[in-house]
Molecule: small-subunit ribosomal RNA
Organism: hydrothermal vent metagenome
RNA sequence: AGAGUUUGAUCCUGGCUCAGAAUGAACGCUGGCGGCGUGCUUAACACAUGCAAGUCGAACGAUGAAGCCUAGCUUGCUAGGUGGAUUAGUGGCGCACGGGUGAGUAAUAUAUAGAUAACGUGCCUCUUAGUCUGGGAUAGCCAUUGGAAACGAUGAUUAAUACUGGAUACUCCUUCUCUUUAUAAUAAGAGUUGGGAAAGUUUUUCGCUAAGAGAUCGGUCUAUAUCCCAUCAGCUUGUUGGUAGUGUAAGAGACUACCAAGGCAAUGACGGGUAGCGGGUUUGAGAGGAUGAUCCGCCACACUGGUACUGAGACACGGACCAGACUCCUACGGGAGGCAGCAGUGAGGAAUAUUGCACAAUGGAGGAAACUCUGAUGCAGCAACGCCGCGUGGAGGAUGACGCAUUUCGGUGUGUAAACUCCUUUUAUAUGUCAAGAAAAUGACGGUAGCAUAUGAAUAAGCACCGGCUAACUCCGUGCCAGCAGCCGCGGUAAUACGGAGGGUGCAAGCGUUAUCCGGAUUUAUUGGGUUUAAAGGGUUCGCAGGCGGAAUUUUAAGUCAGUGGUGAAAGCCUACAGCUCAACUGUAGAACUGCCAUUGAAACUGAUAUUCUUGAGUAUAGAUGAAGUGGGCGGAAUAUGUCAUGUAGCGGUGAAAUGCAUAGAUAUGACAUGGAACACCAAUUGCGAAGGCAGCUCACUAAACUAUUACUGACGCUCAUGAACGAAAGCGUGGGGAGCGAACAGGAUUAGAUACCCUGGUAGUCCACGCCGUAAACGAUGAGUGCUAGACGUCGGGUGGCAUGCCAUUCGGUGUCGCAGCUAACGCAUUAAGCACUCCGCCUGGGGAGUACGGCCGCAAGGCUAAAACUCAAAGGAAUUGACGGGGGCCCGCACAAGCGGUGGAGCAUGUGGUUUAAUUCGAUGCAACGCGAAGAACCUUACCUACCCUUGACAUCCAGAGAAUCUGUUAGAGAUAGUAGAGUGCCUUCGGGAACUCUGUGACAGGUGCUGCAUGGCUGUCGUCAGCUCGUGUCGUGAGAUGUUGGGUUAAGUCCCGCAACGAGCGCAACCCUCGUCAAUAGUUGCCAGCAGGUUAAGCUGGGCACUUUAUUGAGACUGCCUUCGCAAGAAGGAGGAAGGUGAGGACGACGUCAAGUCAUCAUGGCCCUUAUGGCUUGGGCUACACACGUGCUACAAUGGGGCGUACAGAGAGUUGCGAUACCGCGAGGUGGAGCCAAUCUCAUAAAGCGUCUCUCAGUUCGGAUAGCAGUCUGCAACUCGACUGCUUGAAGCUGGAAUCACUAGUAAUCGUAGAUCAGCAAUGCUACGGUGAAUACGUUCCCGGGUCUUGUACUCACCGCCCGUCACACCAUGGGAGUUGAUUUCACCCGAAAUUGGGAAGCUAACCUUCGGGAGGCUACCACUUACGGUGGAAUUAGCGACUGGGGUGAAGUCGUAACAAGGUAACCGUAGGAGAACCUGCGGUUG
Repeated sequence: AGAGUUUGAUCCUGGCUCAGAAUGAACGCUGGCGGCGUGCUUAACACAUGCAAGUCGAACGAUGAAGCCUAGCUUGCUAGGUGGAUUAGUGGCGCACGGGUGAGUAAUAUAUAGAUAACGUGCCUCUUAGUCUGGGAUAGCCAUUGGAAACGAUGAUUAAUACUGGAUACUCCUUCUCUUUAUAAUAAGAGUUGGGAAAGUUUUUCGCUAAGAGAUCGGUCUAUAUCCCAUCAGCUUGUUGGUAGUGUAAGAGACUACCAAGGCAAUGACGGGUAGCGGGUUUGAGAGGAUGAUCCGCCACACUGGUACUGAGACACGGACCAGACUCCUACGGGAGGCAGCAGUGAGGAAUAUUGCACAAUGGAGGAAACUCUGAUGCAGCAACGCCGCGUGGAGGAUGACGCAUUUCGGUGUGUAAACUCCUUUUAUAUGUCAAGAAAAUGACGGUAGCAUAUGAAUAAGCACCGGCUAACUCCGUGCCAGCAGCCGCGGUAAUACGGAGGGUGCAAGCGUUAUCCGGAUUUAUUGGGUUUAAAGGGUUCGCAGGCGGAAUUUUAAGUCAGUGGUGAAAGCCUACAGCUCAACUGUAGAACUGCCAUUGAAACUGAUAUUCUUGAGUAUAGAUGAAGUGGGCGGAAUAUGUCAUGUAGCGGUGAAAUGCAUAGAUAUGACAUGGAACACCAAUUGCGAAGGCAGCUCACUAAACUAUUACUGACGCUCAUGAACGAAAGCGUGGGGAGCGAACAGGAUUAGAUACCCUGGUAGUCCACGCCGUAAACGAUGAGUGCUAGACGUCGGGUGGCAUGCCAUUCGGUGUCGCAGCUAACGCAUUAAGCACUCCGCCUGGGGAGUACGGCCGCAAGGCUAAAACUCAAAGGAAUUGACGGGGGCCCGCACAAGCGGUGGAGCAUGUGGUUUAAUUCGAUGCAACGCGAAGAACCUUACCUACCCUUGACAUCCAGAGAAUCUGUUAGAGAUAGUAGAGUGCCUUCGGGAACUCUGUGACAGGUGCUGCAUGGCUGUCGUCAGCUCGUGUCGUGAGAUGUUGGGUUAAGUCCCGCAACGAGCGCAACCCUCGUCAAUAGUUGCCAGCAGGUUAAGCUGGGCACUUUAUUGAGACUGCCUUCGCAAGAAGGAGGAAGGUGAGGACGACGUCAAGUCAUCAUGGCCCUUAUGGCUUGGGCUACACACGUGCUACAAUGGGGCGUACAGAGAGUUGCGAUACCGCGAGGUGGAGCCAAUCUCAUAAAGCGUCUCUCAGUUCGGAUAGCAGUCUGCAACUCGACUGCUUGAAGCUGGAAUCACUAGUAAUCGUAGAUCAGCAAUGCUACGGUGAAUACGUUCCCGGGUCUUGUACUCACCGCCCGUCACACCAUGGGAGUUGAUUUCACCCGAAAUUGGGAAGCUAACCUUCGGGAGGCUACCACUUACGGUGGAAUUAGCGACUGGGGUGAAGUCGUAACAAGGUAACCGUAGGAGAACCUGCGGUUG
């Protein structure tokens, strides 16, 4: 410090997630030791048991043990004395500290700084003075007595440092007067009235009393700070203040009476929710955020609520009284209790310890002290809960052992790791010894720490992870299953992502997970963000509060700045040093505590004050502008309606129609009348207005900005929450009006449907007046104001200057286009900013849920404004890029259409496919680009399929061992494979050891598989497409993806070429080079040829001879827009000449980057998986040939351009020795016999056919057509039954030119005719491939269909339109709103009741101290009364929570139903507001926007 994740890729916006640190933690796995810390975060839930606050006999009466002394004597008893242990009680001090908890509390709290002249203070310290003299009781004890108990009652008697009368007391308190200071207030002083003290004890000591002072600890008050909600906006009657009292230690409405009507609040009152506060802790660079365990300070509480008493101090944790809930005891009458003290128990919970030791230390209470008490505290126990430290050994050790894992089988990894050798003993175990903590004594810890000795590597390693982020990789298993997952995501048969293993990485007595907080997150932005299009500028203006504010001078000192002082507790953090062996931990010192307060100063800036100024702002004067507003009057064109007239059959409407109107006279035409709405041309990128908006002409009234000149006021300004006014269209209310248009509605069309688009009608409405509504894509998607920052060109309203009087220059204000700097994610903006700055306001913080619910305000309603949450997703989004696509556009091409010719689709047959059938009908190919395809040949074989019988190292390959030559012949059984049996046969090489080939047997490594996966692959192939494209290097442009080049203007069959150009070049493609054909030449001349010469035949290059010609097969030539004319800059085009051939001459081979997970594991090769007495191998027979049917491709036909008979002419290219097979003979024929010739320019296949000539048939199911069937044969073959071809005779089916639809072809082509070959024993071949013969028609042209290329445009597509995507309905689940109600909780109001207690009143009842005249009195106590009041009761209200039949929408899911609304002109452009309608997306009307 960043990283992952939206996309095909990019930049941005933006959320989600991760890496870090932390914890009083918990859970999982594991666990050696020590030190120091920490340990109920939940039920302030309930508590058994023990302990946690007592002490003083030197305050008092009483009790009176042990011991000692004396006496008596039954020598172990009694009595007396002394002694004083012990203690219940009276009394004193303490119990208000220490310890616990965080319920309440949002201010009676806390923190910081102040005030107290408005106060108190036991014990402690100091100073001064004093401590005199009396009295009456009462606990205890004793007696009687009540009660189960707790606990009492009555009588007698007794002491005190208990209680109390009196004396003394200047200084104390108090009444009054006076003086001084400084008038009041205040302070000091003088006098005066009244009042107030004491405790003893044995000297001292220790106590007690009064007054003053100090210290300590408190009380009260003030300022500032301290969470969330405004869907809490008004609250308040002791409330705010005054006067007089009461009250307190003390100020005060703290309380009471009277008077006044105030007080608080947008700087957030009141209400609701939550919460102890701080030092600190944690995180962070910091600012901040979160937190408030342990330790320290403060507060509050002590079962719940209320109350006071005592006391220096309490409204009191281990005190009291009352009420309530709960628990316990009970004799049922009544009583007792309060662990949020330490242990401990139950409960709750994911979860938190021992009913331990000691007062040795530190501290506390009492005491003169000894001492007693102390669950404070010091220690120990439990827990890896945290931090820190140590260890689990060290050195050597390679045949790199075994094992395990993996492997390309060679090896590699684990790995110096182990074994093994040497060494050490931290730790462990055992034994011994022993500190500091203690100052004279006193040690719980303590089997202490430490030290020494002995034993012996001995006792001691796990956890998580290994796809990316993120360090670390392989094998096996599994097969969208099981599972993983923090995010992205992984898993559907080769998973580095699941589970296991090996290995590795990280940390380590721990490691992971979960939870929470901070960080990263500049993702609430003060530091430090944004707002045209990503979320976000309010519809517009005015304007109070608020915020901000021009120039000059003076004063002040609130802000600001500086100095000084006080405070900011300690601990903690930081720095230094030191102590435990180190560290954690601890000690000492320092720094810091960024704060608050006080005081002194400065005066620039802000504020305040005073006086000025004119530039901001405004006013006056003069001009000119405009669809600015309101009200009135007037006008013409057009539509409609009505009347009259002319006139006759249609009009109207549409893509085409129909509904509709019309012979009762429409439409059309003319005249007149009525009525409403809107204002053509001018008109514009124009003007005006704050926005909405504003348009005929004219009148009146009103408002505004602008220009020019001077004058005046003198900061009067800017912005603006709440508020006010205005605010399109639609809509609402009342009353008018109603021509046209026109939601709804009706009808007609379209359509699968058509609640739409189109058409015919048509109501609200649109118009006017008045009143509401208050919203729009109310948009420049751009708030208002001010200043500054290059220009150029238009235009509107004014002014100035110059002169050629219609031009130029210039200036102010508006309105546009382009453009520099700058800005921006980009697009773009750019003096009219989206630039540079300042001021103020509004708004945003992922998408959906949702601008919705609830609440509130407004509205007649429709609805508007304000405005969430649960839940859900990892994206949603902006701009730009490459493609693809469009029922977008431009240009171009192709047998693409058109123009032609011939077919297919109908029939029969052949063949292939689907389907069906079957034991099997083997497998593959499936739109174009499968279907006469793999198959250029299924009777057996092939053959992969089925049935049956067999074999198991195998039919085939390599290695080993043994035997044998190999091989051949016969025979038996069997369907055969096979098995048995009988014979023949002894080979080749040799270094004589043996070897090579072959056969048989045995053993295991292995063979074998047409088994699976073409979606693991290679290779090959198809297709787009023989379409003209596809890329690269360097440079340039862009943040980037990318662009440029390759686009543009021409041209071409062509990215072919030319020109231009931030591009310049290059590569793969195109073309050419290659082959065949077409012309010529050279060479060569047999098997080919024969012109001339000669011979010769029935005929014939048959022969001599010759290669001239034809031809053969090799090499060349030839064609290049080269020449001419025209057009053009050029490339090139059109025409012409010559030429065998002319503009790539014709044809072939040749197929760019890529696309289709196209096809093929069954040509071959191959990874992985599977089978191994079988999914391998052999054999027999069968099947691949089935047959209701459907489709494709063909053949033959339907006939006269024909069929049949006879005669007759002319090819090319092939094949042939397991072959072609001639002449000849036989057969009607298929063919047979036979064998010449030929390894082929020689021989053979081998007669080409259509054609031509002639005869016949005469339009018919025929002399067309030949299917089907019968009989008889031929050939091949081991074998023609399933299942061959051919021949002869006979039979003679459908079919008379083929519906919708659809295919091929542009010249030697289509059409038509025959020939040959491969495969092959034969052949189901009508197929395929090749060859020649005869030989056409048509193309105006590119509107349309299909396909393609290129440029451009839109896009929500990128698996790319076979895309994406919307809504209803149906199903499942989830959260949520409403809901008759119902159950609680909290708060509050009114009334009733009213405990204890204080205060006031108060006896006629009771009564020790004092007085007394002895009667009594004073004083006190109590009953009783009153006020206040807790709990409780009744009724009402508000807030809030749970449940709730039913119901509303929302989300998610697999994707089921219906349509296709949106994205392209999305097929009716979309969207916004509003209104109506409709299964649904939606449709329609009105106005608006361009996104």